[in-house]
Context: one part of a larger RNA
RNA sequence: AUGGGUCCUCAAGGAACUCGGCAAAAAAGCGACCGUAACUUCGGGAUAAGGUCUGCCUUUGCGUUUUCGGACGUGAAGGCCGCAGCGAAAGUUUCUCUGGCGACUGUUUAUCAAAAACACAGCUCCCUGCGAACUCGUAAGAGUAUGUAUAGGGGGUGACGCCUGACCAAUGCCAGAAGGUUAAGUACGGGUGGUAUAUUUCUUCGGAUUUAUGCUGGCCUGUAUAAGCCCUGGUGAAUGUCGGCCGUAACUAUAACGGUCCUAAGGUAGCGUAAUUCCUUGUCGGGUAAGUUCCGACGUGCACGAAUGGCGUAACGACUGGAGAACUGUCUCGAGGACUUGCUCG
Numbered sequence: 001a002u003g004g005g006u007c008c009u010c011a012a013g014g015a016a017c018u019c020g021g022c023a024a025a026a027a028a029g030c031g032a033c034c035g036u037a038a039c040u041u042c043g044g045g046a047u048a049a050g051g052u053c054u055g056c057c058u059u060u061g062c063g064u065u066u067u068c069g070g071a072c073g074u075g076a077a078g079g080c081c082g083c084a085g086c087g088a089a090a091g092u093u094u095c096u097c098u099g100g101c102g103a104c105u106g107u108u109u110a111u112c113a114a115a116a117a118c119a120c121a122g123c124u125c126c127c128u129g130c131g132a133a134c135u136c137g138u139a140a141g142a143g144u145a146u147g148u149a150u151a152g153g154g155g156g157u158g159a160c161g162c163c164u165g166a167c168c169a170a171u172g173c174c175a176g177a178a179g180g181u182u183a184a185g186u187a188c189g190g191g192u193g194g195u196a197u198a199u200u201u202c203u204u205c206g207g208a209u210u211u212a213u214g215c216u217g218g219c220c221u222g223u224a225u226a227a228g229c230c231c232u233g234g235u236g237a238a239u240g241u242c243g244g245c246c247g248u249a250a251c252u253a254u255a256a257c258g259g260u261c262c263u264a265a266g267g268u269a270g271c272g273u274a275a276u277u278c279c280u281u282g283u284c285g286g287g288u289a290a291g292u293u294c295c296g297a298c299g300u301g302c303a304c305g306a307a308u309g310g311c312g313u314a315a316c317g318a319c320u321g322g323a324g325a326a327c328u329g330u331c332u333c334g335a336g337g338a339c340u341u342g343c344u345c346g
Base pairs, nucleotide, nucleotide: 003341004340005339006338007337008336009335010334012332013331016330021327031053032052033051034050039044041159055080056079057078058077059076060075061074062073063072064071065070081085094325095324096323097322098321099320100319101317102316106118107117122157123156124155125154126153127152128151134143135142136141160312161311162310163309165242166241167240170239171238172235173234174233175232176231179230180229181228185225186224187223188222189221190220191219192218193216194215195214196213197212198211201208202207243261244260245259246258247257270304271301282298283297284296285295286294
């Protein structure tokens, strides 16, 4: 010192600050009495919210107990003091209304993310008959399990409530076996070659050649023989998928209705400008003086949708959006005050 840091106080206003009440402040807090809504899974919500009281002195009632001295608990009336009576310190929920997501308690990126992510109870599908399936290991063997389908393993979903639609054409999986295709190996053949013996013809006596039989480990080839694939069915809480155009009602508009093309089938219930909506600050209503956010509707869903679950939902959440009360130096807009500070050494 109009520097930085840690604190304290402030006229009037009171969120105008800001992405956002971040930070700070305030009220409340402990106890007693009264009182307490929507909603609800009837447990909760709830210490909801909100209100009153609290010290000391005197007199006195009742109860329990008693060693009869008293002790403890609980009321009533009157009075006294202060700004203030849980008078300090410590400790200690700010509250209300309304959406989203996730049911919940829990878990997580040790060291930028605690969450709507993970888990979860519940639901469901698949595998597994025990020397189980599965995992580890070359194996022996081990875990599973000194368990036995109310058991064990794997996948998905994620309390609860109401539900979970259509499609098996493609892919996967399961089952099937008539036919087609199909490997090595093996078996049985064929051809060719090799070799042994016998043999025919020719011969320059070296050999060449014909036929038959035996053997064969080389080469070529045929027939028979598996699963698989093709094929036939099934299967969605398996991977997945769930249309287009045109016309039509006595205002207009719209189209219950009709036609047509394609498909395996054309998105059902519910929800819907959404954690999903590009156009979009959609349109209407509410809240504000004023609202790209918010809440309620509408539906023309660029590009919701049913266990990759759909829609609701009390309670819960250091989650996230909107509004309000209270409160404040967050701000209008600053001001004042206290302590502290750099380096070296100990």